Notes: This is a predicted complex of two RNAs, RNase P RNA and transfer RNA, with 458 nucleotides together.

[in-house]
RNA sequence: UGAGUAAGCCAGAUGAUCGCGUGUUAUCAACACGAGGAAAGUCCGGGCUCCACAGGGUAGGGCGCUGGAUAACACCCAGUAGGGGCAACCCUAAGGAUAGUGCAACAGAGAGAGACCGCCCGACAUUCAAUUUUAACAUUCUAUUAAAAAAUGGGUUGUUAAAAUUGAAUGUCGGGUAAGGCUGGAAAGGUGAGGUAAGAGCUCACCAGGGAUUAGGCGACUAAUCUGCUAUGUAAACCCCGUCCGGAGCAAGACCAAGCAGGGAUAAAAAAGGCGGCUACCCGUCGCUUCCCGUAGGUAGGUCGCUUGAGCCGAUUGGUAACAAUCGGUCUAGAUAGAUGAUCAUCAAAAACAGAACCCGGCUUAUAGGCUUAGUCACUUA
RNA sequence: GGACCAUUAGCUCAGCUGGCAGAGCACGCGACUUUUAAUCACGGUGUCCCGCGUUCGAAUCGCGGAUGGUUCACCA
Numbered sequence: 001u002g003a004g005u006a007a008g009c010c011a012g013a014u015g016a017u018c019g020c021g022u023g024u025u026a027u028c029a030a031c032a033c034g035a036g037g038a039a040a041g042u043c044c045g046g047g048c049u050c051c052a053c054a055g056g057g058u059a060g061g062g063c064g065c066u067g068g069a070u071a072a073c074a075c076c077c078a079g080u081a082g083g084g085g086c087a088a089c090c091c092u093a094a095g096g097a098u099a100g101u102g103c104a105a106c107a108g109a110g111a112g113a114g115a116c117c118g119c120c121c122g123a124c125a126u127u128c129a130a131u132u133u134u135a136a137c138a139u140u141c142u143a144u145u146a147a148a149a150a151a152u153g154g155g156u157u158g159u160u161a162a163a164a165u166u167g168a169a170u171g172u173c174g175g176g177u178a179a180g181g182c183u184g185g186a187a188a189g190g191u192g193a194g195g196u197a198a199g200a201g202c203u204c205a206c207c208a209g210g211g212a213u214u215a216g217g218c219g220a221c222u223a224a225u226c227u228g229c230u231a232u233g234u235a236a237a238c239c240c241c242g243u244c245c246g247g248a249g250c251a252a253g254a255c256c257a258a259g260c261a262g263g264g265a266u267a268a269a270a271a272a273g274g275c276g277g278c279u280a281c282c283c284g285u286c287g288c289u290u291c292c293c294g295u296a297g298g299u300a301g302g303u304c305g306c307u308u309g310a311g312c313c314g315a316u317u318g319g320u321a322a323c324a325a326u327c328g329g330u331c332u333a334g335a336u337a338g339a340u341g342a343u344c345a346u347c348a349a350a351a352a353c354a355g356a357a358c359c360c361g362g363c364u365u366a367u368a369g370g371c372u373u374a375g376u377c378a379c380u381u382a
Numbered sequence: 383g384g385a386c387c388a389u390u391a392g393c394u395c396a397g398c399u400g401g402c403a404g405a406g407c408a409c410g411c412g413a414c415u416u417u418u419a420a421u422c423a424c425g426g427u428g429u430c431c432c433g434c435g436u437u438c439g440a441a442u443c444g445c446g447g448a449u450g451g452u453u454c455a456c457c458a
Base pairs, nucleotide, nucleotide: 001378002377003376005374006373007372008371009370010369012347013346014345015344016343017342018341020034021033022032023031024030025029036353040364041363043362044361045360046359047358048249049248050247051246055283056282057281058280060245061244062243063242064241065079066078067077068076080094081092082091083090084089095240096239100238101237102234103233104232116181117180118177119176120175121174122173123172124171125170126169127168128167129166130165131164132163133162134161135160136159137158138157140155141154142153143152144151145150189207190206191205192204193203194202208230209229210227211226212225213224214223215222216221253304254303255302256301262293263292264291265290273289274288275287276286277285278284311330312329313328314327315326316325317324318323383457384456385452386451387450388449389448392407393406394405395404401438409425410424412422413421431447432446433445434444435443
């Protein structure tokens, strides 16, 4: 110098004039205060109010590594594991797939436990080759019958036929085998060697995962050793496990004032039944209720709830931190058709997203321009 | 202010227990007719409101956002 990371801050300022809301006062006026970091979305969690101070069961819903913090939480803090990045650092809806069920289209032999091809073994059939045996014929040698000839027997070699054995090939059947083939997002732990009829964690070495033991840690988990123990993915599918949740919402709710239409029939009351609230359903509980026919109003007066509150600022202490405790200071919108605005001047220029409506803690989303601090990487110079 | 619902073809709506996105009307073209209508036959038409995620795969499941709608028969 450039790139990138993390944490945090500001959200025009000053002056003049006019105007608006609320409050106070000595009231034709003066003074004080007067939108946000998100006031938004209404996504979580609480306070507050009413229903029974919050009931039982079912259904339903939220959450889901560990520990902490808190009024509470889907937030926050610190860690663990996995993933991304050269790094600073960042991301994670991160319980369970041997509790069970479902799904995995197309392709492929096969998609959860599979034999289509291939490899191997056995049986049978056919063909070929070799060997052996037997028979026939031929050849030649030889024994016996005194010689020759002839006959009989034995052997050599060759041909043919049959049988047996062995080997090979083909086919059928039975079995073994998950090494090899193709498909797919995914193919039964991976690679190599030995081994085997062929194969296979069948055995061995290394690697991945699981289990056991020991050690460390509160824990998630980590390390070492041993053990051939190894059946995919999906739970943001049903589900199982653990844990939490009653419902509605300030138009909640309380009070004051004003206005309205009762009539008929039957008839003691209560119970039962019915309607309604809590409450999605059952139980339970509370209120109203004899039956029939009718009437009025159309969101419409005032007060409270309403802003002093898990408030804000600062310091100290404890804690790595979130946070907590103590002390001191301070009061900072509260409307109900709904206030917070306009003009001018200067600051180079005033331009972002946007406006309270019971309150608070978070999350998410939108946002011009600018500032501060601390790390990282690359290059250059000294 | 609070509460709730919807978004798929030009319009009205199905499909949403994950596996090639559909119907009716409308539109285009052809036949029939002198011509039009009607009828018959053929055909095109999609950012499934947007983004991110889960999954092999998302209109469908989860989260976030946008737009529109509902007011004595949503709340006084």
It holds a member of the Rfam family "Bacterial RNase P class A". Its family is annotated with tRNA processing, dimeric ribonuclease P complex and ribonuclease P activity in the Gene Ontology. About the family: Ribonuclease P (RNase P) is a ubiquitous endoribonuclease, found in archaea, bacteria and eukarya as well as chloroplasts and mitochondria. The family's RNA type in Rfam is ribozyme.